The RNA shown here (transfer RNA) has 73 nucleotides and comes from Trichonephila clavipes.
NCBI's taxonomy places the organism under Eukaryota, Protostomia, Ecdysozoa, Arthropoda, Trichonephila.
The prediction has a mean pLDDT of 80.
The sequence is in RNAcentral, with records from ENA and Rfam.
RNA sequence: GUCCCUGUAGCGCAAUGGAUAGCGCGUUGGACUACUAACCCAAAGGUCGUGGGUUCGCUUUCCGCCUGGGAUG
Numbered sequence: 001g002u003c004c005c006u007g008u009a010g011c012g013c014a015a016u017g018g019a020u021a022g023c024g025c026g027u028u029g030g031a032c033u034a035c036u037a038a039c040c041c042a043a044a045g046g047u048c049g050u051g052g053g054u055u056c057g058c059u060u061u062c063c064g065c066c067u068g069g070g071a072u073g
Base pairs, nucleotide, nucleotide: 001072002071003070004069005068007066010025011024012023013022018056027043028042029041030040049065050064051063052062053061
C1' cells in the first nucleotide's frame, strides 16, 4: 500500500428499519443481619466512534474519516 473485521452505560456484550436502546457484572440507596458477606428491592449512568447520504422513520442500510485488531507483500 491492498483487503477483512471491530467501535453501543465504568467493564463485558445484546438489539435483523418502527421510536421509552436493554442484559450481566460493577456503582449508589434501601430492606435483612449483632456486624460484614450473601440474598432481596429500587435507582443513577448512553450525544449508539465521527461527518454526510438514503428513508416518513435508522443502533440497524450506503459513503468518507478516525480508533483498535487481523491477513497479505